Transfer RNA from a Candidatus Microgenomatia bacterium, 71 nucleotides, folded computationally.
The coordinates come from a structure-prediction model, not an experiment, and the mean pLDDT is 81.
NCBI's taxonomy places the organism under Bacteria, Bacteria candidate phyla, Candidatus Microgenomatota, Candidatus Microgenomatia (nom. nud.).
It matches the Rfam family "tRNA". It is annotated as a transfer RNA.
RNAcentral holds the sequence, with entries from ENA.
[in-house]
RNA sequence: GCUCCUGUAGUUAAGUGGUAUAACAGCAUCUUGGUAAGAUGCAAUCCCGGGUUCGAUCCCCGGCGGGAGCU
Numbered sequence: 001g002c003u004c005c006u007g008u009a010g011u012u013a014a015g016u017g018g019u020a021u022a023a024c025a026g027c028a029u030c031u032u033g034g035u036a037a038g039a040u041g042c043a044a045u046c047c048c049g050g051g052u053u054c055g056a057u058c059c060c061c062g063g064c065g066g067g068a069g070c071u
Base pairs, nucleotide, nucleotide: 001070002069003068004067005066006065007064010024011023012022013021018054026042027041028040029039030038047063048062049061050060051059
């Protein structure tokens, strides 16, 4: 330099065009003499910029970050 893959809560992941989901972690309440465990609830996320579309996490282009391969 070229090619390919990838980027979603604090972490790990799901989500093939129509209100973004789970687990763990966090917070609150219940339970306990107190903690742990357990139960219930709450909050928190689409890397950035453009394009297509009535509508984009999803499709397209560019940028940035990460990974792999080729030379």